[in-house]
């Protein structure tokens, strides 16, 4: 940061599988992505469990999401 080049990743959905679940993994498939590579530290959202005098936009710890955002680290190319 591109209206370039070589490419790369892979949403929804489908099949299989793991999980109570959110969701993860594999295959198919491409909505998109210049970090849509990696990392749960902060925010945010989601899941399940426990507690409570007012059952809540509540409290507690656990889990999930990096393609929700911030932040950290790493990486190909080299036009304006």
């Nucleotide at each position: 940061g591109a209206g370039a080049a070589g490419g790369g990743c892979a949403a929804a959905c489908c099949c299989g599988u793991c999980g109570c679940a959110a969701g993860g993994c594999g295959g198919g498939g491409a909505c998109g992505c210049a970090a849509c590579g990696c990392c749960a530290c902060g925010g945010u959202g989601c899941c399940a469990c426990c507690a409570c005098g007012u059952c809540g936009c509540u409290g507690g710890g656990g889990g999930c999401a990096g393609g929700c955002c911030g932040g950290g680290c790493u990486a190909c190319c080299g036009a304006a």
This is a predicted structure of an 80-nucleotide RNA (c-di-GMP-I riboswitch aptamer) from a soil metagenome. RNAcentral holds the sequence, with entries from MGnify. The prediction has a mean pLDDT of 84.